This is a predicted structure of a 354-nucleotide RNA (Bacterial RNase P class A) from Marinomonas sp. MED121. Its Rfam family is "Bacterial RNase P class A". It is annotated as a ribozyme.

[in-house]
RNA sequence: CAAGUUGGUCAGGCAGUCGCUGUAAUGCUGUUUCAGUGUUAUGGAGGAAAGUCCGGGCUUCGCAGGGUAAGGUGCCAGGUAACGCCUGGGGGGCGCGAGUCUACGGAAAGUGCAGCAGAAAAAAUACCGCCUAAGCAGUUUACUGCCGGUAAGGUUGAAAUGGUGCGGUAAGAGCGCACCGCGCAUCUGGUAACAGUAUGUGGCAAGGUAAACCCCACCUGAAGCAAGACCAAAUAGGAAUCCAUUGGCGUGACCCGCGCUGGAUUCGGGUAGGUCGCUAGAGGCAUGUAGCGAUACAUGUUCGAGAGGAAUGACUGUCCACGACAGAACCCGGCUUAUCGACCAACUUGCAAU
Numbered sequence: 001c002a003a004g005u006u007g008g009u010c011a012g013g014c015a016g017u018c019g020c021u022g023u024a025a026u027g028c029u030g031u032u033u034c035a036g037u038g039u040u041a042u043g044g045a046g047g048a049a050a051g052u053c054c055g056g057g058c059u060u061c062g063c064a065g066g067g068u069a070a071g072g073u074g075c076c077a078g079g080u081a082a083c084g085c086c087u088g089g090g091g092g093g094c095g096c097g098a099g100u101c102u103a104c105g106g107a108a109a110g111u112g113c114a115g116c117a118g119a120a121a122a123a124a125u126a127c128c129g130c131c132u133a134a135g136c137a138g139u140u141u142a143c144u145g146c147c148g149g150u151a152a153g154g155u156u157g158a159a160a161u162g163g164u165g166c167g168g169u170a171a172g173a174g175c176g177c178a179c180c181g182c183g184c185a186u187c188u189g190g191u192a193a194c195a196g197u198a199u200g201u202g203g204c205a206a207g208g209u210a211a212a213c214c215c216c217a218c219c220u221g222a223a224g225c226a227a228g229a230c231c232a233a234a235u236a237g238g239a240a241u242c243c244a245u246u247g248g249c250g251u252g253a254c255c256c257g258c259g260c261u262g263g264a265u266u267c268g269g270g271u272a273g274g275u276c277g278c279u280a281g282a283g284g285c286a287u288g289u290a291g292c293g294a295u296a297c298a299u300g301u302u303c304g305a306g307a308g309g310a311a312u313g314a315c316u317g318u319c320c321a322c323g324a325c326a327g328a329a330c331c332c333g334g335c336u337u338a339u340c341g342a343c344c345a346a347c348u349u350g351c352a353a354u
Stems, first nucleotide, its partner, number of pairs: 001350010012319007020044011046325001050336002053334005058224004065256004070220005075089005090104001091102004105215002110213002112209002122161001127154002129150003135146004162180006181204001182202005187196003228276004238267006247261004283302008
């Protein structure tokens, strides 16, 4: 100097004019525990507010439980209110590397699947080949045929059932041996997953696939702020049909249990107004301690938008990196997706110079 990897910060700024809205104080008006309005002070969308994919807080149902089915997760150890999230490790893959991804329980419980090709694709195999030992036959005594042996060589395929070498054989083959690989056991290290220039043993193995069904381990009430609570008002305490304690109902389904004593369907009528829920928290920030880390604890400090058909907009000037993706609706912890740029820190590789 160039190319990369990982982590973090910001999300146009400043000034002026007009406009919208929350809270507090205060004045005025009115039908006065409420509403309207003026003044002053002080606030007013995000890193993803998006997706609605997970986990909860909270509310209601049940005096309330157990099981089945169903669904979810899936290496180990931690963190957390919890999780399918996060942190650190292990195995495997990718990358020269810094790093990164993870589909990661079980294939000897069973079932299924792998087109075409190929001899053959799961207790699967003999097409081209190799041999003629042994046996039978022919016969020109060298061959041929039958029978038999073989899977080392070749073909096909994504994948052909351990690899290399030596011996052995009629020709071969873990058939035997050495080394490597694989299985099992012990030992060592580690909390563990697992690892090993460790020791011994076995010629050794029943191919792959479970984000196929399945088996195993663990987890799981339901519905949701349009949840729900209160106040006010109005209507028709309406009509019909069916079942009825051996029935029916009780916040997913089914069964058991428990509780209650009526329940279901159809037609028709009234209301849909107001207040709360609604923002002080599993909050934020700083420092210290412990920890590799996620995080935890302690101390101090601080108070954010709460709209209600839905508020933060418009104009001017200026600076600049010339602004992308994009707007809360009960709240929080995550994940995923979209995205213009600017800055900071550490690390890796290459080139050159000293």
The sequence is in RNAcentral, with records from Rfam.